Predicted 3D model of a 73-nucleotide RNA (transfer RNA) from Chrysemys picta bellii. Rfam family: tRNA.
RNA sequence: GCUGAAGUAGCUCACUCGGGAAAGCGUUAGACUGAAGAUCUAGAGAUCCCUGGUUCAAUCCCAGGCUUUGGCA
Numbered sequence: 001g002c003u004g005a006a007g008u009a010g011c012u013c014a015c016u017c018g019g020g021a022a023a024g025c026g027u028u029a030g031a032c033u034g035a036a037g038a039u040c041u042a043g044a045g046a047u048c049c050c051u052g053g054u055u056c057a058a059u060c061c062c063a064g065g066c067u068u069u070g071g072c073a
Stems, first nucleotide, its partner, number of pairs: 001072007010025003019056001027043005049065005
């Protein structure tokens, strides 16, 4: 330099083919225990990388950019 993939909760990640986002671990509170662990219950936590565009409506589609990464040279 060419080309492909990925970016979503503190971490690991799902979902999308447009109508507003789930899970596990973690965390907080409660139950249980003499206490703790394990277990159970409930909650909080995301402007879905950024900026524009399309649309009544965008995490999803389009364009550009940023970061990480695979391949080729």

Model confidence (mean pLDDT): 82 of 100. The sequence is in RNAcentral, with records from GtRNAdb and Rfam.